[in-house]
This record gives sequence, C1' cells and structure tokens, in this order.
RNA sequence: UUAUGUAAAGGCCAAACUUGCUGUGAAGUAGGGACGGAAAACUAAGGGUCUCAGUUGAGAUUGCCGAGUUGCCAUA
Repeated sequence: UUAUGUAAAGGCCAAACUUGCUGUGAAGUAGGGACGGAAAACUAAGGGUCUCAGUUGAGAUUGCCGAGUUGCCAUA
C1' cells in the first nucleotide's frame, strides 16, 4: 500500500421506546436506554423515501442506496 472481517483487545457511535426543549411538520437537540454498526466518521452534489401555514417552491433524512475524502484493530 492492497484485500478481507473468522477470533481477540482497548475504545467509539447509539435504533426502538421514553422525559425536557425547538420546529406547522418531516425531524433536531440534551438525559435515560441498547437494536445494531468497521466507517452508524465528514460531505445533502446523484437516486430513493419523507414533510410543509408559502408546492415550477422550501425543507428533512448519510442508521435507505450509491459516490468522494479521511480513518481504529487484526489477519494475509
């Protein structure tokens, strides 16, 4: 550097549900909680899905897929 994720170590994140707050809403955020995750790290530019008092518009979602960049451990 490339490929892989069978076993292990030390860590990391945190679905559903739930309480407070924000938002019309999808959702976000903080605490609890753990179904899972080797990119469940970052990027909303592509496709998908979802929301809206303003629908040729404005938004949400990267824990839906794909893409780009970076990255832990182990094995070969």
This is a predicted structure of a 76-nucleotide RNA (c-di-GMP-I riboswitch aptamer) from Sulfurovum sp.
The organism belongs to Sulfurovum, within Bacteria.